Description:
Predicted 3D model of a 73-nucleotide RNA (transfer RNA) from Candidatus Roizmanbacteria bacterium RIFCSPLOWO2_01_FULL_40_14. Its Rfam family is "tRNA". It is annotated as a transfer RNA. Its mean pLDDT, the model's own confidence on a scale to 100, is 80.
RNA sequence: GGCGCAUUCGUCUAGCGGUUAGGACGUCGCCCUUUCAAGGCGAAAAUCAUCGGUUCGAAUCCGAUAUGCGUCA
Numbered sequence: 001g002g003c004g005c006a007u008u009c010g011u012c013u014a015g016c017g018g019u020u021a022g023g024a025c026g027u028c029g030c031c032c033u034u035u036c037a038a039g040g041c042g043a044a045a046a047u048c049a050u051c052g053g054u055u056c057g058a059a060u061c062c063g064a065u066a067u068g069c070g071u072c073a
Stems, first nucleotide, its partner, number of pairs: 001072007010025004018056001027043005049065005
C1' cells in the first nucleotide's frame, strides 16, 4: 500500500428502512434488615465513531475519513 471485518449508555451486548434505541452488569434512590450483604421496586444514563449522500423516513443502505483487528504483498 491492496482487500475484508468491527465501532451502539460507565462496561458487555441486541436491534437487517417506520421500535419510546431494548437487555445484562455497574451506579443512584426507596423498601426489607438492628446494620451490612442478598432480595424486591423504581430512576438516571447512548441524537448509534466523524462528515456527507440516497430516501417521505437511516443505528440500519451507499461513499469518504478516523481508530482497532485480520489477511495479502